RNA sequence: GGGGCAGUAGCUCAGCUGGGAGAGCGCGUGCUUUGCAAGCAUGAGGUCGCCAGUUCGAAUCUGGUCUGCUCCA
Repeated sequence: GGGGCAGUAGCUCAGCUGGGAGAGCGCGUGCUUUGCAAGCAUGAGGUCGCCAGUUCGAAUCUGGUCUGCUCCA
């Protein structure tokens, strides 16, 4: 320098045939207990890496760019 993959909640990830942003764990509150843990109920938490384009509409498509991993030179 070139190719490929990944980037979404605090963590691990799903969602990519373009229209509702989600799961598990964690966290807050309540119930249960003498108390803790476990269990049950409920809630908070996200500019979907960044910039632009296409579109009525973009996490999803296109271009650029940044970071990490990997392959080639």

This is a predicted structure of a 73-nucleotide RNA (transfer RNA) from a Candidatus Omnitrophota bacterium. Its mean pLDDT, the model's own confidence on a scale to 100, is 81. The organism belongs to Candidatus Omnitrophota, within Bacteria. Its Rfam family is "tRNA". Gene Ontology term of the family: triplet codon-amino acid adaptor activity.